[in-house]
RNA sequence: CUGGUUGUAGCUCAGUUUGGGCAGAGCGCCUGGUUCGGGACCGGGAGGUCAGCGGUUCAAAUCCGUUCAACCAGA
Numbered sequence: 001c002u003g004g005u006u007g008u009a010g011c012u013c014a015g016u017u018u019g020g021g022c023a024g025a026g027c028g029c030c031u032g033g034u035u036c037g038g039g040a041c042c043g044g045g046a047g048g049u050c051a052g053c054g055g056u057u058c059a060a061a062u063c064c065g066u067u068c069a070a071c072c073a074g075a
Base pairs, nucleotide, nucleotide: 001074002073003072004071005070006069007068010027011026012025013024020058029045030044031043032042033041051067052066053065054064055063
């Protein structure tokens, strides 16, 4: 330099196929119950510019363009 894969909550990941419900799960965190106290267990809650920017569309995490980062392959 060329091609490809990936980027979603603090962490690990679904959701993209076929655009449409308030964007989800587990762990972690906060809080309540339980306990003499803790752990485990049970209930509740907070936490997201969906990597950035632009475009298409009534509507974009999802489609298109571009940039950035990580990884893989080739030269």
This is a predicted structure of a 75-nucleotide RNA (transfer RNA) from a soil metagenome. It matches the Rfam family "tRNA". About the family: Transfer RNA (tRNA) molecules are approximately 80 nucleotides in length. The sequence is in RNAcentral, with records from MGnify. Model confidence (mean pLDDT): 80 of 100.